[in-house]
Description:
This is a predicted structure of a 74-nucleotide RNA (transfer RNA) from Penicillium roqueforti FM164. The prediction has a mean pLDDT of 81. RNAcentral holds the sequence, with entries from GtRNAdb and Rfam. The gene name in the source record is tRNA-Thr-TGT-2-1. Its Rfam family is "tRNA". The family's RNA type in Rfam is transfer RNA.
RNA sequence: GGCCUAGUAGCGCAGUGGUUAACGCGUCGCACUUGUAAUGCGGAGAUUCCCGUGUUCAAAUCACGGCUGGGCCU
Repeated sequence: GGCCUAGUAGCGCAGUGGUUAACGCGUCGCACUUGUAAUGCGGAGAUUCCCGUGUUCAAAUCACGGCUGGGCCU
């Protein structure tokens, strides 16, 4: 230098054009317990999805450019 791939909550991830961005772990509250753990119930948490521009009636999702991580080739 070229190619491929990933970027979504504190962490792990789903969602691949049209609800309120789902779920697990974690976290907070309550119940249970002598107390803790485990278990059950409930809540909060995403500048609405790495950044910018574009396409579209409509974009986390498609296109282009950029940034960062990983892999391969030279």